Transfer RNA from a Bacilli bacterium, 84 nucleotides, folded computationally. Its Rfam family is "tRNA".

RNA sequence: GCCCAGGUGGCGGAACAGGUAGACGCACAAGACUUAAAAUCUUGCGAUAGUAAUAUCGUACCGGUUCAAUUCCGGUCCCGGGCA
Numbered sequence: 001g002c003c004c005a006g007g008u009g010g011c012g013g014a015a016c017a018g019g020u021a022g023a024c025g026c027a028c029a030a031g032a033c034u035u036a037a038a039a040u041c042u043u044g045c046g047a048u049a050g051u052a053a054u055a056u057c058g059u060a061c062c063g064g065u066u067c068a069a070u071u072c073c074g075g076u077c078c079c080g081g082g083c084a
Stems, first nucleotide, its partner, number of pairs: 001083004006078002010026003019067001028044005046057004060076005
């Protein structure tokens, strides 16, 4: 230099013939149980604003196509593999 695969919550990892983003697991928090823990069960758990209801934003970054993009197209960055 060329080719392939990938980048999504605190972590792992789904969702892609374009149509509610975060399933599921781990971690964490509260509660139940316990003398107390562990285990188990229930609920919650992206960010910002807000007392709250709720609103807005959020899939590495910047653009494009579209009514609508995690998904498609172009460029850039990073990580892994292959070829030279």

About this RNA
Model confidence (mean pLDDT): 83 of 100.